[in-house]
Molecule: transfer RNA
Organism: Daphnia pulex
RNA sequence: UUGAUGGUUCAGUGGAAGAAUGCUCGCCUGCCACGCGGGCGGCCCGGGUUCGAUUCCCGGUCGA
Numbered sequence: 001u002u003g004a005u006g007g008u009u010c011a012g013u014g015g016a017a018g019a020a021u022g023c024u025c026g027c028c029u030g031c032c033a034c035g036c037g038g039g040c041g042g043c044c045c046g047g048g049u050u051c052g053a054u055u056c057c058c059g060g061u062c063g064a
Stems, first nucleotide, its partner, number of pairs: 001064004007021004015051001022040006044060005
């Protein structure tokens, strides 16, 4: 100086947090796979500002 967001890889941005993959259930199939549909799962921690913070500010922890 820069980063930290589902199990993993990444978006995002002051106003209800997304994608892919994963897990799971169902459909399909003689079976598996593929494909299709449903569900599950997250903003590193503690403060501050604000009507409202994942986003801005300060400190901490960890990584580069």